[in-house]
RNA sequence: GUUGAAAAAAAGUAAACUAUCUGAAAGGAUAGGGCGCAAAGUCAUGGAUCUAAGGCAUUUUAACACUCUUUUAUUAUGUCCUUUACUGCUAUGAUUGCCAAACUACCAAC
Numbered sequence: 001g002u003u004g005a006a007a008a009a010a011a012g013u014a015a016a017c018u019a020u021c022u023g024a025a026a027g028g029a030u031a032g033g034g035c036g037c038a039a040a041g042u043c044a045u046g047g048a049u050c051u052a053a054g055g056c057a058u059u060u061u062a063a064c065a066c067u068c069u070u071u072u073a074u075u076a077u078g079u080c081c082u083u084u085a086c087u088g089c090u091a092u093g094a095u096u097g098c099c100a101a102a103c104u105a106c107c108a109a110c
Stems, first nucleotide, its partner, number of pairs: 001110004012037002017032006035097001041103002045100003048095003054090004059085001062082001063079003069073001
């Protein structure tokens, strides 16, 4: 440096689920657990996927301004600013146990 079909040895990691903590959510951390994994080691760089707090947009509630009739209220219009709810878009949030790229590594054979 290449390969790991089969066999051996030493180690490693830990899905679902459960508990606690954490986060707006997706998710994460710790303990138990063990489905799996020869890079299921590191890394959010590219793709993919998940979430949408915040932001933007449509509609909408209120409020305000103005107008009509008239004064208990009601109609039409508008909103730079304020405000309620739904929907859509959005990553600056996530997933490396979804796939690549990059970097590193145990054992065996050559």
c-di-GMP-I riboswitch aptamer from Candidatus Sediminicultor tertius, 110 nucleotides, folded computationally. The model forms 95% of the base pairs in the Rfam consensus. It was read from a public genome assembly, where an Rfam model found it.